RNA sequence: GUCGCCAUAGCUCAGUUGGUUAGAGCGUGGGUUUGAUUCACCCAAGGUCGCAGGUUCGAUCCCUGCUGGCGGCA
Numbered sequence: 001g002u003c004g005c006c007a008u009a010g011c012u013c014a015g016u017u018g019g020u021u022a023g024a025g026c027g028u029g030g031g032u033u034u035g036a037u038u039c040a041c042c043c044a045a046g047g048u049c050g051c052a053g054g055u056u057c058g059a060u061c062c063c064u065g066c067u068g069g070c071g072g073c074a
Stems, first nucleotide, its partner, number of pairs: 001073007010026004019057001028044005050066005
């Protein structure tokens, strides 16, 4: 240089062949329980779905560019 894959919550990841509140586990905070802690159970917070455009009535999802990571070829 070129081709491919990936980017979603603090961490690890799922998701939708474009549609009506974007999720799980762990973690964090609060509560129940206990003499206290652990465990268990309940509740809650936490996301511009990497960035910018395009297509569309509607984009986390499709298209283009860019950024970062990984890999193949040179």